[in-house]
RNA sequence: UUCCAUCUUCGGGGCAGGGUGCAAUUCCCGACCGACGGUAAGGAGAUGUAAAGCUCUAAGUCCGUGACCCGCUUGACCGACGUCUUGCGGUGGACCUGGUGAAAGUCCGGGACCGACAGUUACAGUCUGGAUGGGAGAAGAUGUCG
Numbered sequence: 001u002u003c004c005a006u007c008u009u010c011g012g013g014g015c016a017g018g019g020u021g022c023a024a025u026u027c028c029c030g031a032c033c034g035a036c037g038g039u040a041a042g043g044a045g046a047u048g049u050a051a052a053g054c055u056c057u058a059a060g061u062c063c064g065u066g067a068c069c070c071g072c073u074u075g076a077c078c079g080a081c082g083u084c085u086u087g088c089g090g091u092g093g094a095c096c097u098g099g100u101g102a103a104a105g106u107c108c109g110g111g112a113c114c115g116a117c118a119g120u121u122a123c124a125g126u127c128u129g130g131a132u133g134g135g136a137g138a139a140g141a142u143g144u145c146g
Base pairs, nucleotide, nucleotide: 004143005142006141007140008139009138010137017029018028019027031126032125033115034114035065036064037063038062042057043056044055045054060113061112069090070089071088072087075084076083077082095111096110097109098108099107117129118128119127
């Protein structure tokens, strides 16, 4: 330093203003938001004569992951219905264009587009709820082996 085991902590944002209407943060105009890991020609920093390299940061629409839902499955509890739980699989949204350049899916300019389920006096990315949950993962502590 890496791997492994156990444990601790952390781990999601958003309808201003207006219209219609009995009723809408759900429709219409408009506004706002962007989880986690990776990748980068941007940005920052230390070192260095310099270059290269290094560290940090950097994508909603690129490559993956996660939440919801569905199927199968492990185990626990239960008289039973069921409840909880383990693992695997499935489902699951969205980008063009101009510029620069050797190279742009990531930079700069412009214009677009996307967003689980259930609920609701009226259709929800933004309200309420499952959820004081789960979670990709992040940081740290201890221990063992190589």
FMN riboswitch aptamer (RFN element), 146 nucleotides, folded computationally. The coordinates come from a structure-prediction model, not an experiment, and the mean pLDDT is 79. It was read from a public genome assembly, where an Rfam model found it.